Predicted 3D model of a 1437-nucleotide RNA (small-subunit ribosomal RNA) from a metagenome.
Rfam family: Bacterial small subunit ribosomal RNA.

[in-house]
RNA sequence: ACGGUGUUAGUGGCGGACGGGUGAGUAAUGCAUAGAUAACCUACCCUUGAGAUGGGGAUAACUCCCUGAAAGGGGGGCUAAUACCCAAUAUCGUUCCGGGUUCACGGACCUGGAAUGAAAGAUAGCCUCUGAUUUAAGCCUUCGCUCAAGGAGGGGUCUAUGUCCUAUUAGCUUGUUGGUGGGGUAACGGCCCACCAAGGCUGCGAUGGGUAGCCGACCUGAGAGGGUGACCGGCCACACUGGGACUGAGACACUGCCCAGACUCCUACGGGAGGCUGCAGUCGAGAAUCUUCCGCAAUGCGCGAAAGCGUGACGGAGCGACGCCGCGUGGGUGAUGAAGGCCUUCGGGUUGUAAAGCCCUGUCACCUACUAAGAAACGCGGGUGGUAAAUAGCUAUCCCGCUUGACAAAGGUAGGAAAGGAAGCACCGGCUAAAUACGUGCCAGCAGCCGCGGUAAUACGUAUGGUGCGAACGUUGCUCGGAUUCACUGGGCAUAAAGGGCGCGUAGGCGGUUGGGCAAGUCCAACGUGAAAUCCCUCAGCUCAACUGAGGAACUGCGUCGGAUACUGCUUGACUAGAGUGCAGGAGGGGAGAGCGGAAUUCCUGGUGGAGCGGUGAAAUGCGUAGAUAUCAGGAGGAACGCCGGUGGCGAAAGCGGCUCCCUGGCCUGCAACUGACGCUGAGGCGCGAAAGCAAGGGGAGCGAACGGGAUUAGAUACCCCGGUAGUCCUAGCCCUAAACGAUGGGCACUAAGUAGAGGGAGUUCCGAUGCUUUCUCUGCUGAAGCUAAUGUGCUUAGUGCCCCGCCUGGGGAGUAUGCUCGCAAGGGUGAAACUCAAAGGAAUUGACGGGGGCUCACACAAGCGGUGGAGCAUGUUGUUCAAUUCGAAACAACGCGAAGAACCUUACCUGGGUUUGACAUGCUUGGGACCGCCUAUGAAAGUAGGUUUCCUCUUCGGAGGCCCUUGCACAGGUGUUGCAUGGCUGUCGUCAGCUCGUGUCGUGAGAUGUCGGGUUAAGUCCCAUAACGAGCGAAACCCUUGUCCUUAGUUGCCAGCGGGUCAAGCCGGGCACUUUAAGGAGACUGCCGGUGUUAAACCGGAGGAAGGUGGGGACGACGUCAAGUCAUCAUGGCCUUUAUGCCCAGGGCGACAAACGUGCUACAAUGGUCGGUACAAAGGGAAGCUAGGCCGAAAGGUGGCGCAAACCCCAAAAAACCGAUCUAAGUCCGGAUUGGGGGCUGCAACUCGCCCCCAUGAAGUUGGAAUCGCUAGUAAUCGCGGAUCAGCCACACCGCGGUGAAUGUGUUCCUGAGCCUUGUACACACCGCCCGUCAAGCCACCCAAGCAGGGGGGACCCGAAAUCGCUGCCCCAACCCGAAAGGGAGGGAGGCGCUGAAGGUCACUUCUGUGAGGGGGACUAAGUCGUAACAAGGUA
Repeated sequence: ACGGUGUUAGUGGCGGACGGGUGAGUAAUGCAUAGAUAACCUACCCUUGAGAUGGGGAUAACUCCCUGAAAGGGGGGCUAAUACCCAAUAUCGUUCCGGGUUCACGGACCUGGAAUGAAAGAUAGCCUCUGAUUUAAGCCUUCGCUCAAGGAGGGGUCUAUGUCCUAUUAGCUUGUUGGUGGGGUAACGGCCCACCAAGGCUGCGAUGGGUAGCCGACCUGAGAGGGUGACCGGCCACACUGGGACUGAGACACUGCCCAGACUCCUACGGGAGGCUGCAGUCGAGAAUCUUCCGCAAUGCGCGAAAGCGUGACGGAGCGACGCCGCGUGGGUGAUGAAGGCCUUCGGGUUGUAAAGCCCUGUCACCUACUAAGAAACGCGGGUGGUAAAUAGCUAUCCCGCUUGACAAAGGUAGGAAAGGAAGCACCGGCUAAAUACGUGCCAGCAGCCGCGGUAAUACGUAUGGUGCGAACGUUGCUCGGAUUCACUGGGCAUAAAGGGCGCGUAGGCGGUUGGGCAAGUCCAACGUGAAAUCCCUCAGCUCAACUGAGGAACUGCGUCGGAUACUGCUUGACUAGAGUGCAGGAGGGGAGAGCGGAAUUCCUGGUGGAGCGGUGAAAUGCGUAGAUAUCAGGAGGAACGCCGGUGGCGAAAGCGGCUCCCUGGCCUGCAACUGACGCUGAGGCGCGAAAGCAAGGGGAGCGAACGGGAUUAGAUACCCCGGUAGUCCUAGCCCUAAACGAUGGGCACUAAGUAGAGGGAGUUCCGAUGCUUUCUCUGCUGAAGCUAAUGUGCUUAGUGCCCCGCCUGGGGAGUAUGCUCGCAAGGGUGAAACUCAAAGGAAUUGACGGGGGCUCACACAAGCGGUGGAGCAUGUUGUUCAAUUCGAAACAACGCGAAGAACCUUACCUGGGUUUGACAUGCUUGGGACCGCCUAUGAAAGUAGGUUUCCUCUUCGGAGGCCCUUGCACAGGUGUUGCAUGGCUGUCGUCAGCUCGUGUCGUGAGAUGUCGGGUUAAGUCCCAUAACGAGCGAAACCCUUGUCCUUAGUUGCCAGCGGGUCAAGCCGGGCACUUUAAGGAGACUGCCGGUGUUAAACCGGAGGAAGGUGGGGACGACGUCAAGUCAUCAUGGCCUUUAUGCCCAGGGCGACAAACGUGCUACAAUGGUCGGUACAAAGGGAAGCUAGGCCGAAAGGUGGCGCAAACCCCAAAAAACCGAUCUAAGUCCGGAUUGGGGGCUGCAACUCGCCCCCAUGAAGUUGGAAUCGCUAGUAAUCGCGGAUCAGCCACACCGCGGUGAAUGUGUUCCUGAGCCUUGUACACACCGCCCGUCAAGCCACCCAAGCAGGGGGGACCCGAAAUCGCUGCCCCAACCCGAAAGGGAGGGAGGCGCUGAAGGUCACUUCUGUGAGGGGGACUAAGUCGUAACAAGGUA
């Protein structure tokens, strides 16, 4: 120096417009489907045709210099190309001028002429040709280049249809709509510009606001639909925010450029840099979402001739139960059903073959060894063929060989060991599969809905058990379904939410008979399209499945074309049944205006008259001697029109009522002359529209909001009364609502009957009246079918159909707020949400209730008699007190009740003293022994300590058993708690007449019927009637007692006759006749007569009878109600207690005493008290008993003892009554409390705390306020007698017995309670119900609001970057032209100016949101306050 290779920078080419991300924007410049482009473009790729000739000038890199902190920049010099430029050529393209063919008349195709328009080379090999020394300028290969045509694929643009909510957005638009001419573009076009015209869109929703990427598809659903638009695929949009162009085939360009803005970073302060919505990763926010991994091996893309390079596309791995799928955590055997747990009726059950044990298996994981598919190519080497001059080179869907693995420590195979390493979560009240115990006690908590929890929780928490799913199970959120609960399929509007107050009418929707035409809707066929994936079917590949592949079907749609023409539509012709017109009649409170009339009220004037009137439940205010009311006469004024008058008439509705006139609308009937579908409905729109109200002017008698006064009342801003202003009336004008209702929109057609009324017509008769038949229209009632949730409706439909309109979608908030709109105002129209509730509501049913109705009953009232409430005492209760005053009972239906006997006991309470296997039961156990009894000490006693004495039965003689004491263990015990855990028993409604069932029938059903109705009864008693027929529990009867008679029997009862006998006496013989006793029977049944009544049931009267209509009384109490009463009679679940809440004992208390209440007794006196005399019962009781005669005592009582286990004896006298005497109206000769004294009795004991007797004392009380109780006949009233309990008795109580013995009522208005029927109901815990509003308190959301703050939007104006475009361009410029050159020209550029123009600024506006002193209502909340509005006739409908 040359060549090669690698690297780096540059020039040049291609690609960076693909791939990847995201969904902010976008409601249409988007997307989907189907089309159009004759209005277009297309690099690379394929096919075809033609070409590639000759020249030129630069410039990076490089080098030198300058400059800057940097990013970078500037200048000088050199150079190449497939970079750039010029000329030539033109198959052909483009433009212009002609001709022809064709058409969808815009154009397309063919053809002639003129002008104009291209290009670039690189490369391996070879020497055949040419030049030639190698070699390339040659040949040849491949690639590239230019022009043109075509293709494929890709794109641009246009059209139609579809594409969310909102009308509390109704009008929008000026380049807006169109035209002409230009510009611009690849291309049409107001895309842009100039001029001209004044258009365009909109109720089929324009414009505005909100929200949103669209689709294939995905989820759901029987479908129709509803919801969604992750992953995968198609399209669109975006790339820090906004604007802009450049380059390019393609961009207005994610990792390009310029400008502006916000933000971050660097800076030397002068300036610069940046854009993860690529893959990872960081921060932040959040309930929450991953690795700063491996590889280009595969698939694909870009570049390249290729090797290859690049590729966070992609292929893989990692993390996450996030989802889908598959697999395992073992299998068999194993009962004494182990242990443990849990439950238990203490027997047991369950966990549970579950475990252990024994015998097996080997998935996954683990260990060891081995091993595939994903890889086929490109390329390289060789072979064969082709091209060529060639054996070179190149080439071929050719053949052979070689090369390439991120995953990867995975998958697979074999072997090994080993049950070993591998189960949870929710639920168990119903829905909804699955329950027990304990804990808790409206607490803690649960809860999807209903709802659980307040001492027995299957609902909370835990445990055990069970159920369901299972590597998951629950929860939360979202969507669809169920939900025919927005109803197209597939709903409604009388009363549940819902018909517009009524009409006229626009758009729209719907529309009679018949013929022709068209073919839009409709139907059929074919063709095109409906991408792929998905879904479905059939196969196939991973061991299966999930997953994946292939084929098919489907994609229910859209388009094109051909056909059909019944129906709808359009068009044309005809018709008369719809509709309308005409002619002849008709009824009417239809409307408007004018005039007239009488009655009444009031006022005025005058007369008469003389004290009240008026008003109310009763009064008062008011009016009146200044003469009212009353009455007569005259006058004034206003309003309304009696009788007729009628579910009668008219009107669209509102509404219309004396009479006459005028104007006027509609309707009905008849005729069938005319028109020829002219019709129906009706969003908007327009009109009418009761009363009240407004406004201007009148008018004003009566009435009468407000207001005043009087009453009523707790109050009474009401109801009632006296006054009274607006208003009510008229004219012209507003308002526009109503339970404007038939709570029922309008029209047409059809669908049983009967009956009444109104207005017409026809027939019948010779005519008329009347009647009858029939027809049209209107107004009612009853009803078949049907409909309806039922009630009901039913030719006047709520039936059956068609058409059109309006309206509804749980209750409250709320017809409110806000916006808009109308109005003078009042207010109207339109009309939400937050929040809150689990309902609100309709119709009907059964009850209950009503200051609703009807019928009926009861000592319910009334009529009577006697009481209570006042007094004293007794007794019970409350309260208070107390150491304790034990407990329970509480309106009727607790309170003389539990209690038919509290001095101790009882006794449950209190104080104190004791006791602990216990006062009592059973079993086991230790030791001992009969038990009993006696004694001592102590003590209040209980008890404690000690002493003394003493067994039985059997026996195999060892012992066993019985009884007793004792030790210990199980357990006893509890009048402790819960009657709201219970059984049993009881009270009450109520001895009221009711309560039910079977079958049938009716009703969707709850239910009804029966059981209602007409009579009757004490009665759901009986009769009749009857869709009921029967039956049961109740009523009645059967039972007891009492009243009459008979039979039997005759002692203890009785005594008529006979006899005996006594002072007398059934005393005795005797008899049982009578009375009576106690057993049986008879009798009374509306049976008989008369009347009434339905020929009934029955009622009334009568006869007979002892008794008469259940003769009197009792026992007997339906279904049920009151969580009625009782755990203290008893029994009993749970809980509590166990040297005490058990047990024993002494004393006290239950008996207290300021006061209150209930129930009684005794009285207040003469119908009485006192004294004396004399009669007459019944029913009971009696042996630890009743006790006679006698005696004592004044008496209580004592003594004594006959008789009697009682028709025998005793208690025992009955008392009132009757006869007589006395008292004489008084706090007494009434009354007897209280107190003093003295006695008696019972009892261990009468102090607290018994009863009785006697003497003395001698209180209150002179008939009882409000109020309230009992009783209807042997009852009330009154009089005494007995009994249980019991030692005695606080008993005047209670339960019984007899004596004397009334009055009143024959009614149902009222009070109370009850039964039946009916009615209303907002009640159902049932009227002691329900429920409204203010106020007070708490809390929540909302509205208004002086304002304050922020976001969105467009408008006007100012400023005006970058940039395109235009104009300019004196400055600059190599290529081309002229020229030798200088220079000039052509052309271009810097710069300047202009239009447009983002951001920014200013101004006013609009819209949304937040916040806001204060104001407003609303929802909710525990037992607050005041009243009582509504529900019943709700007490004033």